About this RNA
Predicted 3D model of a 75-nucleotide RNA (transfer RNA) from Coprothermobacter proteolyticus. RNAcentral records the identical sequence in 3 taxa. It matches the Rfam family "tRNA". The family's RNA type in Rfam is transfer RNA.
[in-house]
């Protein structure tokens, strides 16, 4: 240099056109003399960045960025 892949919550993922989630974690309540486990409840995300298509875009399209990996070139 060129080809795949991957990027959503603090952490591991899921959603492949219209409501942005699940489990772990966290925050209060309740339980308990006390923690732990249990049980309710609640924060928490401009879906990597730009731009495009659409009446709508995490989801299609190009372009870029970081990471994996393959394959090339140099020494």
């Nucleotide at each position: 240099g060129g080809g795949g892949a991957u990027g959503u919550a603090g952490c591991u993922c899921a959603g492949u056109g219209g409501g942005a989630g699940a489990g772990c974690g966290c925050u209060u309540g309740c339980u308990u003399c006390g923690c732990a486990a249990g049980c309710a409840a609640g924060a928490g995300g401009u879906c990597g960045c730009c731009g495009g298509u659409u009446c709508g875009a995490a989801u299609c399209c190009g372009g870029u960025c970081a990471u994996c990996u393959c394959c090339a070139c140099c020494a």